[in-house]
RNA sequence: AGGGAAGAUAGAGGUCGCGGAUUUCAUCAGUAGACCGUGUGAUGUGACAGGCACAGAAGAUCACGGAUGAAAGGGUAAUCCGCCGAAAGAAGAUAGUUACCUGCAGCUAACUUCUUGGGCAUACAGUAAAGAGCUGUAUGACUGUCAUCCGCCAGGCGGAUGGAGGGCUAUCGGAAUA
Repeated sequence: AGGGAAGAUAGAGGUCGCGGAUUUCAUCAGUAGACCGUGUGAUGUGACAGGCACAGAAGAUCACGGAUGAAAGGGUAAUCCGCCGAAAGAAGAUAGUUACCUGCAGCUAACUUCUUGGGCAUACAGUAAAGAGCUGUAUGACUGUCAUCCGCCAGGCGGAUGGAGGGCUAUCGGAAUA
C1' cells in the first nucleotide's frame, strides 16, 4: 500500500423458511375395549423368544347378533416461543427406559462421522387407519446466493451454464505478500 489471511459480530433467503408449546376442530371410528344373548368347546394374556406368572368347563378362543362406546399418534386453524444447519436423515458407540426375569426389538437424551441451500410437484419405497402427513431416493421446473460468459438503458438489470450453507452479504479485524 490501490494488499486483505485467521478470527469476531450482525444479517438475508420464505407469507406454506425451520422447529417447539398451548388451545380448537375434523379424522382415527361406530373401530378397540367392557356388558348381554346364541353357537363352538380348550386355550388365551404379559410386543417377540425362553422362563415364570395369571385367567379359563362358574366356559378360553372364535363367529354372529343386541345395546353402549373411547384414546394415542398423525392432521387443520389460531396464538405464543426459539431460531436461519434453522432443521431433517443414515451409521456408530454411551446412558436411561421398555406391564415379572433374561435376551432382543422399540422409545428418549446428548455425543461422533457422513449427506441435504430452500420450499413445491410427480413416481417408487417405508411409516401411518388413510388418496392426509412424515421419511428416503430419483426427476422436473421455481426460488435465494455466488462464480463464469454474453447483452444492455451499466454502482445495476436481463439471459445461459455451473457450484454449494465449511457458503453469501455487511462491519470490525489486520496475517502472508509487495